The prediction has a mean pLDDT of 80. Predicted 3D model of a 138-nucleotide RNA (c-di-AMP riboswitch aptamer (ydaO/yuaA leader)) from a Chloroflexota bacterium.
RNA sequence: AAGUGUGAUGCGCCAAAUCCGCUUAGGCGGACCGGGGGAGAUGAAGUGGGGUGAAUCCCCGCCUCUGGCGGGGUAGGGUCAAGGGCCCUUUCGACCCGAACCCGUCAACUAACCCCGGCGGCGGAGGAAAGGGCCGCG
Repeated sequence: AAGUGUGAUGCGCCAAAUCCGCUUAGGCGGACCGGGGGAGAUGAAGUGGGGUGAAUCCCCGCCUCUGGCGGGGUAGGGUCAAGGGCCCUUUCGACCCGAACCCGUCAACUAACCCCGGCGGCGGAGGAAAGGGCCGCG
């Protein structure tokens, strides 16, 4: 010097997953965000079907062949913060993800109405340009 690992503080990222109040500190209530069910009209289906999610679909190889594993793509999705702060969109470039789980023969949409969730995981990565909104300073 480079690399690797651990911890702390702060900061940052995915996601709805945050904030406030009360409490006998078990929990309860609210705000806000998110999800589901649920008429008519309309639409559709019957090879079962459906839901959350970006996470679908295609090709190749092998296998114990409804599928599984590996590889390559892909619809789609995320990040690239700290030149005053927060947020949104677009273009180019770079780096990634492209899972998992649940319902149980049942649910299209859907006004009224009803029900439910606000967990968890991760990080040293950090390029350029255009436009817009709000706030602050001058």

It matches the Rfam family "c-di-AMP riboswitch aptamer (ydaO/yuaA leader)". Its family is annotated with regulation of gene expression and cyclic-di-AMP binding in the Gene Ontology.